[in-house]
RNA sequence: UACCGCAAAAGGCAAACUACCUGAAAGGGUAGGACGCAAAGCCACCGGUCCCUAGCCGGUGCCUGGCUCCUCGCGGAGCGAGGUGCCUGGCACCGGACGGACAGCGGGGCUGCCGGU
Numbered sequence: 001u002a003c004c005g006c007a008a009a010a011g012g013c014a015a016a017c018u019a020c021c022u023g024a025a026a027g028g029g030u031a032g033g034a035c036g037c038a039a040a041g042c043c044a045c046c047g048g049u050c051c052c053u054a055g056c057c058g059g060u061g062c063c064u065g066g067c068u069c070c071u072c073g074c075g076g077a078g079c080g081a082g083g084u085g086c087c088u089g090g091c092a093c094c095g096g097a098c099g100g101a102c103a104g105c106g107g108g109g110c111u112g113c114c115g116g117u
Base pairs, nucleotide, nucleotide: 002117003116004115005114012037013036017032018031019030020029021028022027035104041110042109043108045107046106047105048102049101050100051099056096057095058094059093060092061091062090063089065087066086067085069083070082071081072080073079074078
């Protein structure tokens, strides 16, 4: 330096679940607890999975307001009602990533204890 984890020693981490805290959620933190782990140490770079009651983007529907045009009615400019199209704003629902999460899903990168070859 590379590979390996059959034996040993020193130790290490801690799934589910429970309590509290935190977040819109997925999730995260601390304590208890151990299913497991030789990188179950660290990093969201690639793929994957998860979230969308907050913020962002897109779509649909409804509502409010404004404008163009058309139709109808009324006494003159005009006013009113209805309709089409566009725009601002609001609400609801659906979807999404350039937003968030998972390193105990796989790959990749960095680092590392003990022993063996």
Molecule: c-di-GMP-I riboswitch aptamer